[in-house]
Context: one part of a larger RNA
This record gives sequence, structure tokens and C1' cells, in this order.
RNA sequence: GAUUGAACGCUGGCGGCAGGCCUAACACAUGCAAGUCGAGCGGCAGCGGGAGGUGCUUGCACCUCGCCGGCGAGCGGCGGACGGGUGAGUAAUGCAUAGGAAUCUGCCCGGUAGUGGGGGAUAACCUGGGGAAACCCAGGCUAAUACCGCAUACGUCCUACGGGAGAAAGCAGGGGAUCUUCGGACCUUGCGCUAUCGGAUGAGCCUAUGCCGGAUUAGCUAGUUGGUAGGGUAACGGCCUACCAAGGCGACGAUCCGUAGCUGGUCUGAGAGGAUGAUCAGCCACACUGGGACUGAGACACGGCCCAGACUCCUACGGGAGGCAGCAGUGGGGAAUAUUGGACAAUGGGCGCAAGCCUGAUCCAGCCAUGCCGCGUGUGUGAAGAAGGCUUUCGGGUUGUAAAGCACUUUCAGUGGGGAAGAAGGCCUGUCGGUUAAUACCCGGCAGGGACGACAUCACCCACAGAAGAAGCACCGGCUAACUCCGUGCCAGCAGCCGCGGUAAUACGGAGGGUGCGAGCGUUAAUC
Repeated sequence: GAUUGAACGCUGGCGGCAGGCCUAACACAUGCAAGUCGAGCGGCAGCGGGAGGUGCUUGCACCUCGCCGGCGAGCGGCGGACGGGUGAGUAAUGCAUAGGAAUCUGCCCGGUAGUGGGGGAUAACCUGGGGAAACCCAGGCUAAUACCGCAUACGUCCUACGGGAGAAAGCAGGGGAUCUUCGGACCUUGCGCUAUCGGAUGAGCCUAUGCCGGAUUAGCUAGUUGGUAGGGUAACGGCCUACCAAGGCGACGAUCCGUAGCUGGUCUGAGAGGAUGAUCAGCCACACUGGGACUGAGACACGGCCCAGACUCCUACGGGAGGCAGCAGUGGGGAAUAUUGGACAAUGGGCGCAAGCCUGAUCCAGCCAUGCCGCGUGUGUGAAGAAGGCUUUCGGGUUGUAAAGCACUUUCAGUGGGGAAGAAGGCCUGUCGGUUAAUACCCGGCAGGGACGACAUCACCCACAGAAGAAGCACCGGCUAACUCCGUGCCAGCAGCCGCGGUAAUACGGAGGGUGCGAGCGUUAAUC
């Protein structure tokens, strides 16, 4: 000099953009953060409508009916493995770069072939019972895109090459003829379902090279190193087991100890290098601590389960409940770090045919000079060089065109008015094309329509009034830009280094003046 996720002191007008627990991976009150689908299913607790009945004050109350809009709880599907947080652990089961072969991949895209016919249960519900509660037990009824056989098998898998094995589910919209038990069958369109091939995406695995300090750590290793056989996995492999052999690593630093998430990057520097890994992005690891598996395409799963432990809470003492390193917020720790805010309008995600619902992701707002950038606190004129202050050799000098005065302007802030873009789409109507038996339905193109904005009292523009509301901080001995007076008298004090102060201190304290930066300025800490 540059820099910072900074803090502290003094001071503080506005805006834009960014950033904001670096410490206790300490403990957490409260609310919210993952749901959705009635176009899978049986149903109907609540709400609204309708129909019927009763009472009757004639428009209200009660009862019945899932009939309709819908829908609590339940079965079922998909999603809770993403998104969000943190950096404890990890020096290599990690990261970075470059390669590799023995693998899986829900949803998505493309291809091929199917979607036939049956069965038995079980929640919900009802009844009974246990318990303080959490919740549980028994009996009875019922449905499915839940579950299980049978049939079929293009392709698929296994094979001793003879053969053998294995699948599915329906739902919704529309409809001319025919049939009908008037429910529908049937046809068609869409969404699904099954098998398999390929793709895309994602993930698992292997190899090489690189990745901090310590030798006051020199030897380490028994599934250890390799082989055979088997098991296991989606997959290779001591991954696991049995047997056999005795290997494997190491001064090119094994092992041990300490420290640490890694990278793109960031800071600095002419570079080489050094330091660092906040925000943003990629990867990894973790989710009260330790262990374990289940489900699933995917987890050994932050807001799932089980066991153990510590802690907190409830209890009728028998037993139960919980996990903010999600967003806010609280206590604590600390030099120190924000609101228990708004909205799903946009972007994106989950579910759904869709309408839509959910979304503390996200977009915004609030707080903080924490940083960077921009703007303002007026402009011109004005010598009697006013008054006052300071100083003086008492003549003056200086503050100083500074002020006053005169003439202007009105940024920003204030008040009032106007006022975009962020909105595209979905939806409805019409029309054309595709599909089809079909002018239904559905899909696509085009045209028209109206509704939808958290921010927002926004940005931006115009008007109004009046210089009106807006300057400080550090320093002035040398380094280093800037000097005098008074006080003090090795005292009080200053200080980054050299050093100042013991009676004329440009170095202490105050004042006048000056210098530097400026909504900041200094100090401290840290890095180059």
C1' cells in the first nucleotide's frame, strides 16, 4: 500500500447493489418448513344444496335420504432419497484431473408385443373389552389400479441344449347401428398397466497422478498379501467363509500423533509464489450420541422405524412423548452477526387429466454505514478586508470572500397528482387440421375474451414551497502533508519506530490556525 463475513471509539443526510453467529455440531418455549390424488376404492364425520316427513309462530327448528357439490378419517398410488441446513468427523471408503469395465436407473423419450379369465382376504364401519394417556385386543361386514393363482409369451431369463420359467388393472370423456337384466355390453379417444429392447438422466465401482505439519513417531500388518472353491451384491473384489501358500507395506517416510471438509475460486503480488476456502457453484460427510435394518428405482433415510445411552417433558407410577446443524424466534457463550414479517404474482419443485392444492425453496419487504458505488449538505457576487476569536515587535497580521448583504437554483428529503415493465400461460368462445363410424370427446395451430401483482404509499414523470432538513473524524517533532500561544514542569501524560516531558515543550493538555480524508474517520485484529 492492498484486503476483510470484521469488532471497538467518535460521528451520521439519501439511494442502488451485495453481505450479515467466524464463538457452544450448546440447550431449545411457540408457530410454520411435504404433501397431493374422489378421473384407483369402500364410504360419508363435518359444510353447502336438493327431495321427503313432523312440529307449526308460514319461515324457522328437528328427523330421514350420499340424490348433488364436495370431503374428515381409512385402504391404495406417487412424492416424503429432491429442495433447505451445518462442517462435527474425514489426510483418504474424501476431493481435483485423466482414464476404465464387471453394473443398476422411478418419472421422461423412441421401438416391439400384449392388457384374457378367476379367487381369497383386510382397513374403514358396527359390536364388545382393556388403558390415566399413548394406544391396544377380540368378534362380525365390505371395496379396489391392494393381494394371489390360472391362461397366453413377440421379445426376455435359466439350461445338462433335450427342455424349463415368468406378466398385466383398470379409470375417465363421447357415441351411430345392434344386443340389454336398462346397470351396461360394444365402438372410439385419452390417461394408465405388463413384458422387453434402445436412449437420456442420475447413481454405484476400479485405476493413475496430485492434495498440511511432526522422525523428540522406524518399523507396521493375521483376512494381513496371494491362490482354489463356495457364498453374497445391481456389479468387480478378502466384500464374507473354508482350505492352501507366506506373503504385503516402509527413509521415494509405512505405522503412529497432531491439524483440517475438498475444489472452482477469493485476497495479495509485476510474476513466481504466499495466504485462504464467508457469500455463489460442484462434490463429500453429518442430522441429540452410538448401533441396526425395513420399505423402496433410489436411504441404511434431518422434520420414517427399532434398540441402547444422556437430557427434557407428561403420568392415575403401571407406562408414555421429544430431537431447530429447515425459517423466524429464546436462553447461553461471545468483541460480534438481523424479523416469532408478506406472497405463492414470477422462477422452480411435489401431486393431479385439469381446475387447483402444498411449497420459511424462491421472490420480496423489515433491521444493521458491514462493504462497494452514486448523490447531496447549495451556486454566483460580495473589502468597510465588518464584528468576534487568536496573535503581535502594538504598526499590524490571521481567521477571510469566509460571514453578513444582494442575485439565483431546488438535486435529495417532504407534500400532492400521474404512472409503466415484471403476465407468459392455464381457462372460456370461435375456426382450421389430426384422430374417429362420427359434425361427440380428445390433441395441435390461429383469432377473440375476461379474471389473476406479494413487492407497491414501488421505479419513473410532473407540480408545490423555501437555502430551506443534512459534517464529521484523525493528525500537525522526523519518518509524513500540516505551527503558534497558554497551562504543566521527568509531574500529569504521549508513543508504530526513533524518542518527547526536570520553567521559554511546533512531541503532554487546551486554544487559534493548518493538513489529510469525508458520511465517514480513526484504532485494534488478521493476510499478502